A computed fold for a 328-nucleotide part of an RNA from an uncultured Rhodobacteraceae bacterium, annotated as large-subunit ribosomal RNA, domain IV. Rfam family: Bacterial large subunit ribosomal RNA. Gene Ontology terms of the family: ribosome and structural constituent of ribosome. The sequence was found in a public genome assembly.
Context: one part of a larger RNA
RNA sequence: CGAUGUUGAAGGAACUCGGCAAAAUACCUCCGUAAGUUCGCGAGAAGGAGGCCCGGUUUCCAGGCAACUGGAGGCUGGGGGCACAAACCAGGGGGUGGCGACUGUUUACUAAAAACACAGGGCUCUGCGAAGUCGCAAGACGACGUAUAGGGUCUGACGCCUGCCCGGUGCCGGAAGGUUAAAAGGAGAGGUGCAAGCCUUGAAUUGAAGCCCCGGUAAACGGCGGCCGUAACUAUAACGGUCCUAAGGUAGCGAAAUUCCUUGUCGGGUAAGUUCCGACCUGCACGAAUGGCGUAACGACUUCCCCGCUGUCUCCAACAUCGACUCA
Numbered sequence: 001c002g003a004u005g006u007u008g009a010a011g012g013a014a015c016u017c018g019g020c021a022a023a024a025u026a027c028c029u030c031c032g033u034a035a036g037u038u039c040g041c042g043a044g045a046a047g048g049a050g051g052c053c054c055g056g057u058u059u060c061c062a063g064g065c066a067a068c069u070g071g072a073g074g075c076u077g078g079g080g081g082c083a084c085a086a087a088c089c090a091g092g093g094g095g096u097g098g099c100g101a102c103u104g105u106u107u108a109c110u111a112a113a114a115a116c117a118c119a120g121g122g123c124u125c126u127g128c129g130a131a132g133u134c135g136c137a138a139g140a141c142g143a144c145g146u147a148u149a150g151g152g153u154c155u156g157a158c159g160c161c162u163g164c165c166c167g168g169u170g171c172c173g174g175a176a177g178g179u180u181a182a183a184a185g186g187a188g189a190g191g192u193g194c195a196a197g198c199c200u201u202g203a204a205u206u207g208a209a210g211c212c213c214c215g216g217u218a219a220a221c222g223g224c225g226g227c228c229g230u231a232a233c234u235a236u237a238a239c240g241g242u243c244c245u246a247a248g249g250u251a252g253c254g255a256a257a258u259u260c261c262u263u264g265u266c267g268g269g270u271a272a273g274u275u276c277c278g279a280c281c282u283g284c285a286c287g288a289a290u291g292g293c294g295u296a297a298c299g300a301c302u303u304c305c306c307c308g309c310u311g312u313c314u315c316c317a318a319c320a321u322c323g324a325c326u327c328a
Stems, first nucleotide, its partner, number of pairs: 001323008010314002014312001019309001027051005036041001038157001052079012080084001092307004097302002099299002104116002120155007132141003158294004163224003168221002170217005177212003183206002188201005225243005252286001253283001264280005
């Protein structure tokens, strides 16, 4: 000096990205327990008291003829110790946001999470030799199932809801017309031959799906405007004009896990707060199953605050053990 422990005056998070680590709490009985809530919960909420040993008295139960023995309590008096759940073992607690409903699952060996899954919801395909998947095939799974079933895909408990756009892309439906392959068809043209013929080429016309076309469809992929003016202070614009669009973002939320400017502004908390909470709305660049907004319970998740507690710190010290180190 290091590791692992033990202890520490006064203070008690001033440490630090952050209470990381440590300390503290811890058991049983009794008392007592808030907001919120899906009435289950929250809850061991929180917060208190008692617990060892020896007497007295009293109730009940079992056994016994009885004396009494064993067990379960109530009331009450005293004793000792630094310490009575005497060692070991053995919850710290509360408040507030975010995200995810929950229990689960995951990167075997740096990530356990807000990621995945989930019950629930929707769309879509599939009538059974099903769709789908594997295989060249036979065949197999699906399934010894049959639409309350099976596959694909999105969302993700629950509550309130889920607006507008079908112009583009996709999918579904339609078949009148246009286009369109092989094929059919042969007007013609060319070569050759005396000719019959043979060879080559070949326009109309008839030809499917597809595409064009006509509709539908957004819990399909996706999208959801600009400029100018206007009210009797000012400001603002319910109102008007104009351009463009398929349609111009509805409800709800909003400096947000999203806000660049930004430490926005106001309020709260602190003596002092780039974080936090509540508002405002000027949303660079929220927004409705790539779901929107809430939400009790839950979380080795994450933000901020408070109580308790402490060597995290002010500011370090001592001790124990093992190393390192020195000498042999």